[in-house]
Formats: sequence, structure tokens, C1' cells
RNA sequence: GCCCGGUCCGUCGCAGUGGAACCUCUUCGAACUGGGUCAGGCCGGGAACGGAGCAGCCCUAAGAUCAUGGUUCCAGGUGCGCACGGCCCGGGCCC
Repeated sequence: GCCCGGUCCGUCGCAGUGGAACCUCUUCGAACUGGGUCAGGCCGGGAACGGAGCAGCCCUAAGAUCAUGGUUCCAGGUGCGCACGGCCCGGGCCC
């Protein structure tokens, strides 16, 4: 000096942990300034019928809620890889 093996450290990659944001899913959710359907009552009409429309019911918005899933970001530090570099140790070969 070269080759092989090993420990440790650093970088990198992957997985994973915690937190945050967004989306999805379930449920709730508009006295009046959402929608639909509108009992009763009201109005028009000789009547048939029509009209507006309160309550109720249904759907849903903003929003809230339940567990889970997906994506992104942040934070340390955990594990694996040994991919790269460095230090050290051991062995072999050559000068």
C1' cells in the first nucleotide's frame, strides 16, 4: 500500500412513535333571514278547485361529534438496512 472481516460514529434510505392541518365516514344540526311536503286555520270562489302558508315531518348548509382510513408537514429520538464515508481492531499478501 492492497484485500477480507468486525465494532463504533456520521450521512443517506426504509419502517415506526408523538403532534398539527386537510379530506373521507357515522350521528346531531336552521323559531325567524335554506329547500321540499304542508294537517289545522286563513284568503279567493256559487261550487269544483286554487292561492299564500304556521306547526309537524323530511333533506341538507354553517357548525359540532364518534371511531377509523388516506395525504402532507413538523419534532426529537427508536429499530432495520450497510448504501456511502471516517476512526479503530484482527487476519492474509506485497514493497

Source information: Model confidence (mean pLDDT): 76 of 100. Predicted 3D model of a 95-nucleotide RNA (Bacterial small signal recognition particle RNA) from a Planctomycetota bacterium. Lineage of the source: Bacteria > Pseudomonadati > Planctomycetota. It was read from a public genome assembly, where an Rfam model found it. Its Rfam family is "Bacterial small signal recognition particle RNA". It is annotated as a non-coding RNA gene.